[in-house]
Context: one part of a larger RNA
RNA sequence: GAUUAACGCUGGCGGCGUGCCUAAUACAUGCAAGUCGAGCGCACCUUCGGGUGAGCGGCGGACGGCUGAGUAACACGUUGGUACCUGCCCCAAACUCGGGAAUAAGCCUUGGAAACGAGGUCUAAUGCCCGAUAGUUCUCUUCGGAGUAAAGAUUUUUCGGUUUGGGAGGGGCCUGCGCAUGAUUAGCUAGUUGGUGAGGUAAUGGCUCACCAAGGCGACGAUCAUUAAAUGGUCUGAGAGGAUGAUCAUUCAGACUGGGACUGAGACACGGCCCAGACUCCUACGGGAGGCAGCAGUGGGGAAUAUUGGACAAUGGGGGAAACCCUGAUCCAGCAAUGCCGCGUGUGUGAAGAAGGCCUGCGGGUUGUAAAGCACUUUUGGCAGGGAAGAAAAGCACUGGCCGAAUACGCCAGUGUGUUGACGUAACCUGCAGAAGAAGCACCGGCUAACUCUGUGCCAGCAGCCGCGGUAAUACAGAGGGUGCAAGCGUUAAUC
Numbered sequence: 001g002a003u004u005a006a007c008g009c010u011g012g013c014g015g016c017g018u019g020c021c022u023a024a025u026a027c028a029u030g031c032a033a034g035u036c037g038a039g040c041g042c043a044c045c046u047u048c049g050g051g052u053g054a055g056c057g058g059c060g061g062a063c064g065g066c067u068g069a070g071u072a073a074c075a076c077g078u079u080g081g082u083a084c085c086u087g088c089c090c091c092a093a094a095c096u097c098g099g100g101a102a103u104a105a106g107c108c109u110u111g112g113a114a115a116c117g118a119g120g121u122c123u124a125a126u127g128c129c130c131g132a133u134a135g136u137u138c139u140c141u142u143c144g145g146a147g148u149a150a151a152g153a154u155u156u157u158u159c160g161g162u163u164u165g166g167g168a169g170g171g172g173c174c175u176g177c178g179c180a181u182g183a184u185u186a187g188c189u190a191g192u193u194g195g196u197g198a199g200g201u202a203a204u205g206g207c208u209c210a211c212c213a214a215g216g217c218g219a220c221g222a223u224c225a226u227u228a229a230a231u232g233g234u235c236u237g238a239g240a241g242g243a244u245g246a247u248c249a250u251u252c253a254g255a256c257u258g259g260g261a262c263u264g265a266g267a268c269a270c271g272g273c274c275c276a277g278a279c280u281c282c283u284a285c286g287g288g289a290g291g292c293a294g295c296a297g298u299g300g301g302g303a304a305u306a307u308u309g310g311a312c313a314a315u316g317g318g319g320g321a322a323a324c325c326c327u328g329a330u331c332c333a334g335c336a337a338u339g340c341c342g343c344g345u346g347u348g349u350g351a352a353g354a355a356g357g358c359c360u361g362c363g364g365g366u367u368g369u370a371a372a373g374c375a376c377u378u379u380u381g382g383c384a385g386g387g388a389a390g391a392a393a394a395g396c397a398c399u400g401g402c403c404g405a406a407u408a409c410g411c412c413a414g415u416g417u418g419u420u421g422a423c424g425u426a427a428c429c430u431g432c433a434g435a436a437g438a439a440g441c442a443c444c445g446g447c448u449a450a451c452u453c454u455g456u457g458c459c460a461g462c463a464g465c466c467g468c469g470g471u472a473a474u475a476c477a478g479a480g481g482g483u484g485c486a487a488g489c490g491u492u493a494a495u496c
Base pairs, nucleotide, nucleotide: 001495003493005492006491007490008489009488012343013342014341015340016339017338018336019335020301025299026298027297029296030295031294034059035058036057039056040055042053043052044051045050066254067253068252076178077177078176080174081173082172084171085170086169089167090166091165092164093163094162095161096160097131098130099129100128106121107120108119109118110117111116138147139146140145152159153158180226181225182224187217188216189215192214193213194212195211196210197209198208199207229251230250231249232248233244234243235242236241256277257276258275259274260273279290280289281288282287307333309332310331311330315329316327317326318325319324346376347375348374349373356367357366358365359364380437382432383431384430385429386428396416397415398414399413400412401411402410440485441484442483443482444481445466446465447464451480452479453478454477455476461468462467
């Protein structure tokens, strides 16, 4: 100097930040991912406009949020590369025809304590299947050929669907270099290293397998052990460097522990599924349910870290044609002097140098213009009034321009209209009264700015180092005075 600090004493206000560093410990309760009726059939309600509910179906739950356990590794950073994939979005071309069988919900019967089912029967679709067309720009190919599409809705023009090519953005994989400590770790390795051929994958590859060869790594530190998420950065330092990786940003990894796949454009998936395990809960003992390293909150651990708050008004995200719905992301508020910055705790005058305190050589000195007194001011705090300025633009109507056959539609610009604020009793402004409500902490032997008295008597105690204390202690304790910093001041801890 600096800190995600803690502790002691003290504490007026505001702005902006920050706030479990320990037990990746266990979690009561609430919320954190839904949405679409302009895909579909039902049931119920209805003011006949419509609404509600579960279900089928679609899109999204792979983002956002949290944590740092594991990982010394192509994990990360940086440089190149390609054998690959890519929902939604953008551009371009072509198409969107005909038919069929089911099934959930519903109804009937029925099992179970529950969780949850079973059987029968009925029905729809943008769910599923078949055919046609596209017979190529796609896929496979023995190069002859073979094979694969589609979905409608709204009710009047839009939103969709299918195939193909390209783009954008995103991702997978490979790669040179960089990337902690230990040799009191010296040898390690059989899918091991390479080849051929298969399989597998979106894709390369021992990724996997069969066969063949015997290789591969290592003193330029392999292997092993320990520690550790990485980086941009942060702190310090003149720099070189050293230390570090809170908040913020990017990447990685994890989601009670271990394993596994399913769906999907994307996961081997925090608030999805299955299995095993530990733990907790329910049970009619047959069987079931759960996962806060999301936001709050609780126990526990600890020197130590906050509210079971408000709102979707803004920004962003998901769904929807839209209205809108959802959003503990986010924006705000609450708590904490935890940090930085700013402001205040009054200003001027005032010598009888008051009283009191302390010291004294008893003359006086000092506290000290300090107080009182007098004259002012009102930041801030308090009360009252004003305050819709900012955050606000979007959306809906009208006009113009571009596109176009078009006065459609769409896009852009302008005009008008009429709304929407959690914060918020906000900011800011004005007025009112009144110095009124607002100073402490550490130190004073040297280092190191600041000295005397009393008490104590190697005791009690102090101490960062040197060292003080055994009867005149500027070093202990108290007081007066002083010095430093100041809403803080000291101490402790780790680091430069």
Molecule: small-subunit ribosomal RNA, 5' domain
Organism: uncultured bacterium